[in-house]
Predicted 3D model of a 106-nucleotide RNA (Glycine riboswitch aptamer). The prediction has a mean pLDDT of 80. Its Rfam family is "Glycine riboswitch aptamer". Gene Ontology term of the family: glycine biosynthetic process.
RNA sequence: AUGGGACCUCUGGAGAAUCCCGGCCCGACCGGGUGCCGAAGGGGCAAGGCGCGCAGGGCAAGCCCGCGCUGCCGAAACUCUCAGGCAAAAGGACAGAGAGCUACAC
Numbered sequence: 001a002u003g004g005g006a007c008c009u010c011u012g013g014a015g016a017a018u019c020c021c022g023g024c025c026c027g028a029c030c031g032g033g034u035g036c037c038g039a040a041g042g043g044g045c046a047a048g049g050c051g052c053g054c055a056g057g058g059c060a061a062g063c064c065c066g067c068g069c070u071g072c073c074g075a076a077a078c079u080c081u082c083a084g085g086c087a088a089a090a091g092g093a094c095a096g097a098g099a100g101c102u103a104c105a106c
Base pairs, nucleotide, nucleotide: 003104004102005101008098009097010096011095012094017034019033020032021031022030023029024027035086036085037084041082042080043079044078048073049072050071051069052068053067054066056065057064058063
């Protein structure tokens, strides 16, 4: 529940080299090089929570406060640039609409 969810369809959807060298079967190809982008995916963390410790304070208790920790959990469009990308096409986080599905769990 006129809610939520994933998937599907339609629409919108940013950034950054149609870079350089070599090869050949001349390609959205292969090998090498330099510069760049962040919005598939992936990694990182803040507050806070939890845990543990203390020869600090409160307290009848249990707990509260304080301090410490190389502990655990912990978001993003932040950050990294592993992956991906830098003409068009494709892809694209996210947003809107739609159909079916789903006691609701991710």